[in-house]
Context: one part of a larger RNA
RNA sequence: CGCAGGAAACUUGAGAAGGGCUGUCCCUAGUACGAGAGGACCGGGACGGACGAACCUCUGGUGUGCCAGUUGUUCCGCCAGGAGCACGGCUGGUUAGCUACGUUCGGAAGGGAUAACCGCUGAAAGCAUCUAAGCGGGAAGCCUGCUUCAAGAUGAGGUUUCCAACCCCGUAUGGGGGAGAGGCACCCAGCUAGACCACUGGGUAGAUAGGCCGGAUGUGGGAGCGGGGACGAAAGACCCGUGAAGCUGACCGGUACUAAUCAGCCG
Numbered sequence: 001c002g003c004a005g006g007a008a009a010c011u012u013g014a015g016a017a018g019g020g021c022u023g024u025c026c027c028u029a030g031u032a033c034g035a036g037a038g039g040a041c042c043g044g045g046a047c048g049g050a051c052g053a054a055c056c057u058c059u060g061g062u063g064u065g066c067c068a069g070u071u072g073u074u075c076c077g078c079c080a081g082g083a084g085c086a087c088g089g090c091u092g093g094u095u096a097g098c099u100a101c102g103u104u105c106g107g108a109a110g111g112g113a114u115a116a117c118c119g120c121u122g123a124a125a126g127c128a129u130c131u132a133a134g135c136g137g138g139a140a141g142c143c144u145g146c147u148u149c150a151a152g153a154u155g156a157g158g159u160u161u162c163c164a165a166c167c168c169c170g171u172a173u174g175g176g177g178g179a180g181a182g183g184c185a186c187c188c189a190g191c192u193a194g195a196c197c198a199c200u201g202g203g204u205a206g207a208u209a210g211g212c213c214g215g216a217u218g219u220g221g222g223a224g225c226g227g228g229g230a231c232g233a234a235a236g237a238c239c240c241g242u243g244a245a246g247c248u249g250a251c252c253g254g255u256a257c258u259a260a261u262c263a264g265c266c267g
Base pairs, nucleotide, nucleotide: 001152005163006162007161008160009159010158011157015149016148017147018146021049022048023047024046025045026044027043033038051106052105053104054103055102059100060099061098062097066093067092068091069090070089071086072085073084074083075082076081110144111143112142117137118136119135120134166177167176168175169174182266183265184264186203187202188201189200190199208259209258210257211255212254213253214252215251218247219246224242225241226240227239228238231236
């Protein structure tokens, strides 16, 4: 821009894409078959490999603004307690999220038309013949079935709802004015989104994000004070109590303290 008024939501599916893999073992059955050795069709079940999708309950990884321990050094006047730098200084754990080495699931069944092939009826050609007329069966293949996209499918589809289709001038194309569903833009964010855009949620009639409060989770026993304390003249490492303490990112709730103000544009 189009889809012959303008919108919002939900859809149909022409068409397109994906997927379609396979092994071992058991039962039927040591049956049919076979002198024996051996050893089935058909049908049913179990467990796998590779591949793929989704997810994070478990297991593992990561987790550079979580917790603890610890070395050197500088600083906060000193002690105590901390902070900076040293690969995140190093080390041990770890929430959310993201993940595989983890978990769950998938290939199908079913239907239709067929290939090779197997048939029924059956003439030409009194016989015979699956074929000439006619009618069946038959594949991991074909069309479906399953998943995803999809009306620019210009053949532009459908349904529901909302707003309009008003006034003045003009012969007409047109000019002016009003109303209006809805949308945009702006702002705050991202839980599901994301390079930007888009998408999604919210904008004070508000829990959208931050802060604060509570909880969960993690870490693992804070500071201060009191007591003990090898060696000791003292001080002191360290231990115990106060005390499942203190701290705690992304998680779950609550709360307008802060920021989403006021205005605007299209229609």
Molecule: large-subunit ribosomal RNA, domain VI
Organism: metagenome